[in-house]
RNA sequence: AGAGUUUGAUCCUGGCUCAGGACGAACGCUGGCGGCGUGCCUAACACAUGCAAGUUGAGCGGUUCGGUUUUUAGAGUAAUCUUUUUACCGGACAGCAGCGGACCGGUGAGUAACACGUAGCUAACCUACCCCUAUGCCUGGGACAACCACCCGAAAGGGUGGCUAAUACCGGAUGUGCCGUACCGGGGGCAUCCCUGGUACGGUAAAGGAUUUAUUCGCGUAGGGAGGGGGCUGCGGUCUAUCAGCUAGUUGGUGAGGUAACGGCUCACCAAAGCUACGACGGAUAGCCGGUCUGAGAGGAUGUUCGGCCACACGGGGACUGAGACACGGCCCCGACUCCUACGGGAGGCAGCAGUGAGGGAUUUUGCGCAAUGGGCGAAAGCCUGACGCAGCAACGCCGCGUGAGGGAAGACGGUUUUCGGAUUGUAAACCUUUGUCAGUGGGGAAGAGGAAGGACGGUACCUGCUGAGGAAGCCCCGGCUAACUACGUGCCAGCAGCCGCGGUAAUACGUAGGGGGCGAGCGUUGUCCGGAAUUACUGGGUGUAAAGGGCUCGUAGGCGGGAAGGUAAGUUGCAGACAAAAGACUGUGGCUCAACUGCAGAUUGAGCUGCAAUACUGCCUUUCUUGAGGACAGGAGAGGAGAGUGGAAUUCCCGGUGUAGCGGUGAAAUGCGUAGAUAUCGGGAGGAACACCAGUGGCGAAGGCGGCUCUCUGGCCUGUAUCUGACGCUGAGGAGCGAAAGCCAGGGGAGCGAACGGGAUUAGAUACCCCGGUAGUCCUGGCUGUAAACGAUGGGCACUAGGUGUAGGUGGUGUUAAAGCCAUCUGUGCCGGAGGUAACCCAUUAAGUGCCCCACCUGGGGAGUACGGCCGCAAGGUUGAAACUCAAAGGAAUUGACGGGGGCCCGCACAAGUGGUGGAGCAUGUGGUUUAAUUCGAUGAUACGCGAAGAACCUUACCAGGGUUUGACAUAUACCGGACCGCGGCAGAGAUGUCGCUUUGAGCUUGCUCACCGGUACACAGGUGCUGCAUGGUUGUCGUCAGCUCGUGCUGUGAGGUGUUGGGUUAAGUCCCGCAACGAGCGCAACCCUUGUCCUUAGUUGCCAUCGGGUAAUGCCGGGAACUCUAGGGAGACUGCCGGAGUUGAUCCGGAGGAAGGUGGGGAUGACGUCAAAUCAGCAUGGCCCUUACGUCCUGGGCUACACACGUGCUACAAUGGCCGGUACAAAGGGGUGCCAAGCCGCAAGGUGUAGCGAAUCCCAAAAAGCCGGUCUUAGUUCGGAUUGGAGGCUGCAACUCGCCUUCAUGAAGUUGGAAUCACUAGUAACCGCGGAUCAGCGACGCUGUGGUGAAUACGUUCCCGGGCCUUGUACACACCGCCCGUCACGUCACGGAAGCCGUUUGUACCUGAAGCCGCCGACCCAACCCGCAAGGGAGGGAGGUGUCAGGGUAUGGGCGGUGACUGGGACGAAGUC
Repeated sequence: AGAGUUUGAUCCUGGCUCAGGACGAACGCUGGCGGCGUGCCUAACACAUGCAAGUUGAGCGGUUCGGUUUUUAGAGUAAUCUUUUUACCGGACAGCAGCGGACCGGUGAGUAACACGUAGCUAACCUACCCCUAUGCCUGGGACAACCACCCGAAAGGGUGGCUAAUACCGGAUGUGCCGUACCGGGGGCAUCCCUGGUACGGUAAAGGAUUUAUUCGCGUAGGGAGGGGGCUGCGGUCUAUCAGCUAGUUGGUGAGGUAACGGCUCACCAAAGCUACGACGGAUAGCCGGUCUGAGAGGAUGUUCGGCCACACGGGGACUGAGACACGGCCCCGACUCCUACGGGAGGCAGCAGUGAGGGAUUUUGCGCAAUGGGCGAAAGCCUGACGCAGCAACGCCGCGUGAGGGAAGACGGUUUUCGGAUUGUAAACCUUUGUCAGUGGGGAAGAGGAAGGACGGUACCUGCUGAGGAAGCCCCGGCUAACUACGUGCCAGCAGCCGCGGUAAUACGUAGGGGGCGAGCGUUGUCCGGAAUUACUGGGUGUAAAGGGCUCGUAGGCGGGAAGGUAAGUUGCAGACAAAAGACUGUGGCUCAACUGCAGAUUGAGCUGCAAUACUGCCUUUCUUGAGGACAGGAGAGGAGAGUGGAAUUCCCGGUGUAGCGGUGAAAUGCGUAGAUAUCGGGAGGAACACCAGUGGCGAAGGCGGCUCUCUGGCCUGUAUCUGACGCUGAGGAGCGAAAGCCAGGGGAGCGAACGGGAUUAGAUACCCCGGUAGUCCUGGCUGUAAACGAUGGGCACUAGGUGUAGGUGGUGUUAAAGCCAUCUGUGCCGGAGGUAACCCAUUAAGUGCCCCACCUGGGGAGUACGGCCGCAAGGUUGAAACUCAAAGGAAUUGACGGGGGCCCGCACAAGUGGUGGAGCAUGUGGUUUAAUUCGAUGAUACGCGAAGAACCUUACCAGGGUUUGACAUAUACCGGACCGCGGCAGAGAUGUCGCUUUGAGCUUGCUCACCGGUACACAGGUGCUGCAUGGUUGUCGUCAGCUCGUGCUGUGAGGUGUUGGGUUAAGUCCCGCAACGAGCGCAACCCUUGUCCUUAGUUGCCAUCGGGUAAUGCCGGGAACUCUAGGGAGACUGCCGGAGUUGAUCCGGAGGAAGGUGGGGAUGACGUCAAAUCAGCAUGGCCCUUACGUCCUGGGCUACACACGUGCUACAAUGGCCGGUACAAAGGGGUGCCAAGCCGCAAGGUGUAGCGAAUCCCAAAAAGCCGGUCUUAGUUCGGAUUGGAGGCUGCAACUCGCCUUCAUGAAGUUGGAAUCACUAGUAACCGCGGAUCAGCGACGCUGUGGUGAAUACGUUCCCGGGCCUUGUACACACCGCCCGUCACGUCACGGAAGCCGUUUGUACCUGAAGCCGCCGACCCAACCCGCAAGGGAGGGAGGUGUCAGGGUAUGGGCGGUGACUGGGACGAAGUC
């Protein structure tokens, strides 16, 4: 520090996800030791049991126990004992009294607050214990507990009477002082005031105990200190406006009360205020901080342990005591709950430490000790202390250590894998040597403790002896991100998954194994926080099209603001200072063996506060200026607005005239109108609406918008002069106004047009488009609505930053004073374009450039501009505006393709123009289907279907049935045994085969072996037309013989890419020319090759025969010839070469000459990059999988030939351009030795016989046929047509039954030119005609492939159909239009809204009731201290009781929030449903 993921690819926007760190964690697997930490985050839920706050006898009276000796009494001779009493000493106990239970410890419910943090103030305050100072402690009195007696109660407890002490309580005195009042001074401050000196009057204190008699501990008053606390203030730190108004003690005053103290803190009266957009009030959430985690930082998140503060103590209320509480382990009351009970009444509060239940994913021992530190009491000893110190449990975290170290290659065995060679596990192990941390065991044994004793931890840490590698390794991952790969299993199953995504038979992604990677006593997962995320952007983002500029203007608050001078010093800057607790963090350095942990020292540190200084900028005050802004004056343009009036054209309607059969309307029609006279035309009239031409990317307006003409009223703008004011400005949250169309309300108006609606068409349908009608509406007046793609999808203002060219309105100059023109300038409005900007497109002085100011708005897509709530509206609806849930994208711009019932250009038997067919019939053949034991398999739009198959009776053959066989029908190798092999025959059998017999004895030598071959046994292996053409090679089809497909370098673009290859011409062609940021090149095109067409030459047999000769019945038959034909070698020829024209002086095209041939002469071979997961595992080869007495192999028979049907490809026909009969003529190219086979003879014929000739320019197949000549048939299902069937034969073959071909006699079916539709062909072509060949014993060939003969018609043309090429355009397609994709319906799941209601919670208002307790008032009842009084009694004072406010409860009625709800509404999601 980044990465993955939207696309075919690219750039951008944008979300999602990952890698890091952290945790009071939990879960899974695993687990050796130690140190230091940490440990109910949930139910502030309920709690059994024990403990957590007492102490003081040196304050007091008692009770009780022990002791001492003294005392008293008794017993006893005495020792002595017992009892009692007194005194003393010691212990214990309850009580009175004092101090402490307000600390410590726990928790985080409540609290959005002066609660906390920080800085201040308190002149408005308090402070027990402690310290210092001053001074004092005199004299009296009356009680109450304990105790005793009686009584009540189950208990808890209580009542009455009586006795008693004090450092308990009360009166008086004294008064250093203090307080109050009055007066006289001094000083100070901050408004109220504060400090201080003096005088007078009034008021106000105390307690004793111990003792060694010298002290000590206490007590009172006052002042001061220290530490602690109360109160007040500035500033700071959450969300929500779908909470906008809140408040009645409310805001202030006066007076009083109250408090330690200010204060509406409380009360009475008076006034009517106070808070709020800088967010009051309400709602939600939350203890705050030091810190902690993260981050580069700024920030964000967090508040566990430790420390500071606050709040709370079962829920709520209240006070008492006290220095301090409204009190966790105190009190009273109400409430809920639990427990005891004799039912009358009582007791209780673990959010102290342990512990229990419950809740929960989850959090420990009912431990030891006061030894240390600290706290309470005490004079002290000491007592108490679940604070604390320790131990226990838990890998919960951090840190440290170990599970060994060195050597050791036959690279062992085993495992895994393999191309079978090996590789790997792997120096790993074994084995040898060695060490001893930890654990184990034996011994010693601390510090922690001040002068003595005293140690829970602890026989611990630590030291040391011994034993022995022994007791100690797992977890996750290995497709990319991300480090680490193979095998097997599985087969969209099982499963994985953080995102992208894996799995449908070769899965590095599932499971297992081997191997590897990472971390390591841990490792993974889950959850949460920060980071990455510049993805809320202060640092540090955006808004033309990605999300995002408000429809527009005016304007309030607010924000921002021109030049100069002076002052001030708030902001700002500098310096200095106090604070900013400790701990933590950082640096340094120490202590535990290191580290974690911890000690010490140091440095840094913000905001806030104070003082001093500076004055550039901002602010504030004063003065001033004119350039911003505004005014004045002089001109100017305009569909700017409002009102009133007015004009012509046109439509329609009405009246009248002329006139007659149609009009109208459409793609074509029909509905409609018209003989009751339409349309057309002329004249007259009515009415409403809109204003042709001018008219213009012209004008005006803020926007919406504004268009005949005239008048009235009125807003804004521009120019000129530089005359006035003197910053008066810009923006603008809220707010106000304006605001197209449609719509709404009321009243008018209504010509045309025209939602809805009616009719006619179109259509599969047509609730549409088209046509005929037509109501609201459109128009006017008044009011409402307040929205639009209200768009330049671009907020407003100011300034700056190249130009060019239009246009509108002014001004100045020039032009001759005028016009045009030209120059300059201001304002508006367009186009082009540079820098710059932008993701690109594009913007570009009218910015989307460069800056400043202000406002509005955005933060992934869907859900949704929806729901709920509020506001507005008559309604329609508008405005504000979520969430659950769901997806891994949604999106912008540009690129390459593909596609378009887009455009342009151009090709092709593509159409058209022609010729002949197919589709109908019969037959042949292939396919589908069906059938079958099997009908083997493959090919399936074009590009399967007379295809693989250029030959299925057996064989072929792969299929079926049956019969056999298992190292095999075939290959290689080893070992052993036997034998040459081969060949012939008999028997059984359907055959394979089995069996028997005969025959034969191979080669080499080293003489019993080897080699070859055969048979047998065994072991490796053979074999498979079994599967996968979607694992493959090779081959092939198709687009397509279409003209295309690319590369290098350069240039260009952020990039994908582009350019080149586009453009203008031209061509059959990316063929060539020209141009051009391209220049070249490659694969294709063309040419080179074969064939055919002309000529020359060479050669002349088997071919030829003109001339010469010979010969025949006839024939190149013979001699001969080399001319010709021909054969087959070589060459020539054609290249737009020549001429004319067109064209860019080009390429090229048109015409012509010559020529056998003319513009690639005809034909063939030749098939670019690629597409179709096209075809073929059955031609061959081949990976993987599968079978192995069978899915191999052999044999016989059957099947591939089936047959209701359907389709493709063909043959033969339907006849006279013909059939039949007779005669007669002319080819080319081929084939031939298991062959072709002449002549002759036989047979009607197929054929038989026969053998001559020929391995072939020699011989044979071989007749060519159509044609020509003659005859016949005469339009007929025929002398057409030949299917089918019967008979008789021939041939091949081991064998023609299933299932061959041919001949002949007989039979003589359908068919009389073929519906929709469809195919081929552009010249020696189509059509017609025969001949040959391959395969082959024969043949189902009418197929295929060659060959020659006869030999046409037509093409205007490119609109249309099909296919293709190039350019361009749109695209939401890229599996690419056979694409993508929308909505309803049906089904399932999920979340949400509405809903009669029901339930809960919270809050308000009114009234009723009202506990405890404080305070006020009353207080006839009660009362020791003081006063009067001899007393009785009275007084003062106090109390019981009553009363007023307040907790809670009740009744009634509202608001907010939440849950649930028949039914209902839409939404999201869901491999193969419907329209």